[in-house]
Context: one part of a larger RNA
RNA sequence: UGACGGGGACCCGCACAAGCGGUGGAGUAUGUGGCUUAAUUCGAUGCAACGCGAAGAACCUUACCUGGCCUUGACAUGCAUCUCUAAUCCGGUGAAAGCCGGUGAGCGUAGCAAUACGCAAUUUGCACAGGUGCUGCAUGGCUGUCGUCAGCUCGUGUCGUGAGAUGUUGGGUUAAGUCCCGCAACGAGCGCAACCCCUGUGAACUGUUGCCAUGGAGACGUGAGUCUCCGGCACUCUGUUCAGACUGCCCUGUUCAACGGGGAGGAAGGUGGGGACGACGUCAAGUCAGUAUGGCCCUUACGGCCAGGGCUGCACACGUACUACAAUGCCCGACACAGAAGGAUCCGAGACCGCAAGGUGGAGGAAAUCACCAAAGUCGGGCCCAGUUCGGAUUGGAGGCUGCAACUCGCCUCCAUGAAGCCGGAAUCGCUAGUAAUGGCGCAUCAGCUACGGCGCCGUGAAUACGUUCCCGGGUCUUGUACA
Numbered sequence: 001u002g003a004c005g006g007g008g009a010c011c012c013g014c015a016c017a018a019g020c021g022g023u024g025g026a027g028u029a030u031g032u033g034g035c036u037u038a039a040u041u042c043g044a045u046g047c048a049a050c051g052c053g054a055a056g057a058a059c060c061u062u063a064c065c066u067g068g069c070c071u072u073g074a075c076a077u078g079c080a081u082c083u084c085u086a087a088u089c090c091g092g093u094g095a096a097a098g099c100c101g102g103u104g105a106g107c108g109u110a111g112c113a114a115u116a117c118g119c120a121a122u123u124u125g126c127a128c129a130g131g132u133g134c135u136g137c138a139u140g141g142c143u144g145u146c147g148u149c150a151g152c153u154c155g156u157g158u159c160g161u162g163a164g165a166u167g168u169u170g171g172g173u174u175a176a177g178u179c180c181c182g183c184a185a186c187g188a189g190c191g192c193a194a195c196c197c198c199u200g201u202g203a204a205c206u207g208u209u210g211c212c213a214u215g216g217a218g219a220c221g222u223g224a225g226u227c228u229c230c231g232g233c234a235c236u237c238u239g240u241u242c243a244g245a246c247u248g249c250c251c252u253g254u255u256c257a258a259c260g261g262g263g264a265g266g267a268a269g270g271u272g273g274g275g276a277c278g279a280c281g282u283c284a285a286g287u288c289a290g291u292a293u294g295g296c297c298c299u300u301a302c303g304g305c306c307a308g309g310g311c312u313g314c315a316c317a318c319g320u321a322c323u324a325c326a327a328u329g330c331c332c333g334a335c336a337c338a339g340a341a342g343g344a345u346c347c348g349a350g351a352c353c354g355c356a357a358g359g360u361g362g363a364g365g366a367a368a369u370c371a372c373c374a375a376a377g378u379c380g381g382g383c384c385c386a387g388u389u390c391g392g393a394u395u396g397g398a399g400g401c402u403g404c405a406a407c408u409c410g411c412c413u414c415c416a417u418g419a420a421g422c423c424g425g426a427a428u429c430g431c432u433a434g435u436a437a438u439g440g441c442g443c444a445u446c447a448g449c450u451a452c453g454g455c456g457c458c459g460u461g462a463a464u465a466c467g468u469u470c471c472c473g474g475g476u477c478u479u480g481u482a483c484a
Stems, first nucleotide, its partner, number of pairs: 001484002003481003007478007015468002019431005026323008034314002042053002064309007073128001077127004083121001089102005106119005130298002133296003139292001141287003144283001146281001151190006157166003170181003196275004201243005207237001210233003215230006246269001249263005325424001329383007343370001346365002351360003390421001395416007437460007
């Protein structure tokens, strides 16, 4: 100087407390351990591995296993060599790959042409290719974490023999090393904040594919009204540019400083809400399997191609989710209201067939134009507390879709079947407001899908915080130390 203390002081954080909803019990989905296996490819392992790499394992993917094959190789460059033959097409063998046989040419320059030269191709040979083989404890790059915590340092000066100290400590204050005052310090840098994006208010401009208040015309309708056109850009909205919030104003407390408390005006008030943004460093943290890369290793194989299998195995254990156990519920019928996305081998309307999944068909739409367009909810009816009109696992049957192909091993529909489950031990997680809880919708990946996952979007919409004694993590000062 640090680190540590079941030392002290002060302060903060969904850290506790106060609340709301869960997990731990059940069934299923998914990941992991273990076991099994010819193989169940590899990595990730307290927080910070375990719906993680994987934003799509039937083949492919695929790295694993078994078997069949290839050896300058699936791919790159160069040298030498051989031949006209390569692509294409055909035949044999074969599970395919491969192997064997046949057919057979192109481009450029010069030239009338024959032809010559070069390129490309092939054969053989050599340099080499290739390796998801090892080492993340040889590395780059990227990432997680402490932590969006308020810290980490430097120059000069001063103090100390020196390590080092001072500044950065102190008194206040703040979300903040934020600011003020003081001070042997005076300044500065990386962080904080602001500058960036979205959102909340207004104004101007923009009016088509958006909008329709006023006006006019037409069609339908008894009517309320609906539709179309003219017309318009008022309104909503799309998008661009501005304005707006700064403790600016008032009162009050204080060292009359920073700042705190209250108020006015305002759409918004003291960082308005959210995002992006992550200091010096820590964990020899993670990744050689994303790519790059040193070293080591393989080279008729640890490289390459193919078929089939495996990654989906199942006495068990754990994590993360979904669905429930019901009446604030479930079922049936009728009616209503979104946003954000994506759409050409794509989205697909009306119509018809089918109980349905789906099929036929194809209007319109490279889309503010077309298609897709909610569910909780509201109204009416049923159920009457029951393992039930709760719950839906499992299994049998019949179908549909994608795809060369659904046996291992896809999803969906209908009929039948109806399991466990009556709110969950010890323990444990999330959340402070448009949040939790709850309801649906969309997208990426993608032929299809094991999505209940991930990332977004909107609808409905709470409760509670006395307080900081305690648990956990962190910051500042101080104290002890036989630790570095």

A computed fold for a 484-nucleotide part of an RNA from a Chthoniobacterales bacterium, annotated as small-subunit ribosomal RNA, 3' major domain.
Its mean pLDDT, the model's own confidence on a scale to 100, is 82.
The source organism's lineage runs through Bacteria, Pseudomonadati, Verrucomicrobiota, Spartobacteria and Chthoniobacterales.
Its Rfam family is "Bacterial small subunit ribosomal RNA". Rfam links the family to the GO terms structural constituent of ribosome and ribosome.